[in-house]
Predicted 3D model of a 92-nucleotide RNA (c-di-GMP-I riboswitch aptamer). It was read from a public genome assembly, where an Rfam model found it. Model confidence (mean pLDDT): 80 of 100.
RNA sequence: CGUUGAUAAAGGCAAACUGCUCGUAAGAGUAGGGCGCAAAGCUAUAGGACCCUCAUCCGUUCUUGACGGAUACAGGGUAGCCAGCUGCCGAU
Numbered sequence: 001c002g003u004u005g006a007u008a009a010a011g012g013c014a015a016a017c018u019g020c021u022c023g024u025a026a027g028a029g030u031a032g033g034g035c036g037c038a039a040a041g042c043u044a045u046a047g048g049a050c051c052c053u054c055a056u057c058c059g060u061u062c063u064u065g066a067c068g069g070a071u072a073c074a075g076g077g078u079a080g081c082c083a084g085c086u087g088c089c090g091a092u
Stems, first nucleotide, its partner, number of pairs: 002092004012037002017032006035080001041085003047082002049078005055071007
């Protein structure tokens, strides 16, 4: 430097769920928790994928509301979906 994650050591992260907080929502932060993870470290602005959308306007209706559409190739979210970048330990 390349390939690789069988085993071992030192350790690391933390799904669902619950409390509190933020957000219209998706979801996020924090404490508990532990399903799992060899990148479950970082990147969401210029790769793909998926999820959400207050408000405004329009339409329908059983009209203090509900549902549908447009603004929207817009705005937001997920890195524990793939991807990109970086990296510990072991084996070879």